[in-house]
RNA sequence: UUAAAUAUUGGGCAAACUUAUCCAAAGAUGAGGACGCAAAGCUAUAGGGUCUAAGUAGUUUUUAUAUGACAGCCAGUUGCAGAU
Numbered sequence: 001u002u003a004a005a006u007a008u009u010g011g012g013c014a015a016a017c018u019u020a021u022c023c024a025a026a027g028a029u030g031a032g033g034a035c036g037c038a039a040a041g042c043u044a045u046a047g048g049g050u051c052u053a054a055g056u057a058g059u060u061u062u063u064a065u066a067u068g069a070c071a072g073c074c075a076g077u078u079g080c081a082g083a084u
Stems, first nucleotide, its partner, number of pairs: 012037002017032006035072001041077003047074002049070003055065004
């Protein structure tokens, strides 16, 4: 790309990247965009783990640390469809 068959399906979310905004950073939100996901729904002092380090404390210019962040890292919890 073409053909055939089937029919409780005809749908959901959205990575990287681009862009705008917030932000000390990690990262978050909106728009575009699809790598993938049968929970990639929800939950951040219920547990583990990871990221950042403004501030603080030290120090020989970097070390430690969350009150910040991540659930598409494991996890907790809720739900949909089918079969028995």